[in-house]
RNA sequence: GCUGACGUGGCACAGUAGGUAGCGCACCGCAUUGGUAGUGCGGAGGUCAUGGGUUCGAUUCCCGUCGUCAGCA
Numbered sequence: 001g002c003u004g005a006c007g008u009g010g011c012a013c014a015g016u017a018g019g020u021a022g023c024g025c026a027c028c029g030c031a032u033u034g035g036u037a038g039u040g041c042g043g044a045g046g047u048c049a050u051g052g053g054u055u056c057g058a059u060u061c062c063c064g065u066c067g068u069c070a071g072c073a
Base pairs, nucleotide, nucleotide: 001072002071003070004069005068006067007066010025011024013022019056027043028042029041030040031039032038049065050064051063052062053061
């Protein structure tokens, strides 16, 4: 340099033939306990890397940019 894949809450990931984003762990509160842990119930937290395009509507489709990984040279 060329090609491909990926980028979603603090972390690891899911999601969708376009219709107001979800699980687990972690975190906060309450209950249970003599007290922890564990368990149960409830809660907070995401401009879905970024800029643009298409569309009534984009996390999802198209283009550019940035980053990570892999292959080729």

Model confidence (mean pLDDT): 83 of 100. The RNA shown here (transfer RNA) has 73 nucleotides and comes from a Lachnospiraceae bacterium. Its Rfam family is "tRNA".